[in-house]
């Protein structure tokens, strides 16, 4: 300088036009003398940001931003 991928709970990733879900972690019930392990039952996320299309956007279009690899 160029053309690309990624951005979704504290982390790792699903998801896919009709207001989003695993698993790990945190809390919390029961077991234990206690802890681990095992059960219950919660919190947590307006989906990286601005603007379009749509009756409806996390998803489609576009401009950034932000990481990563790649080419020169």
């Nucleotide at each position: 300088a160029g053309g690309g991928a990624u951005g979704u709970g504290g982390c790792u990733c699903a998801g896919u036009g009709g207001u989003a879900g695993a698993g790990c972690a945190c809390u919390u019930u029961c077991u234990u003398a206690g802890c681990a392990u095992g059960u219950u039952a919660g919190u947590a996320g307006c989906c990286c940001u601005g603007g379009g299309u749509u009756c409806a956007a996390u998803u489609c279009c576009u401009a950034g931003c932000a990481u990563c690899a790649c080419u020169a």
Model confidence (mean pLDDT): 80 of 100. This is a predicted structure of a 72-nucleotide RNA (transfer RNA) from Ictidomys tridecemlineatus. Its Rfam family is "tRNA". Gene Ontology term of the family: triplet codon-amino acid adaptor activity. Rfam classes the family as a transfer RNA.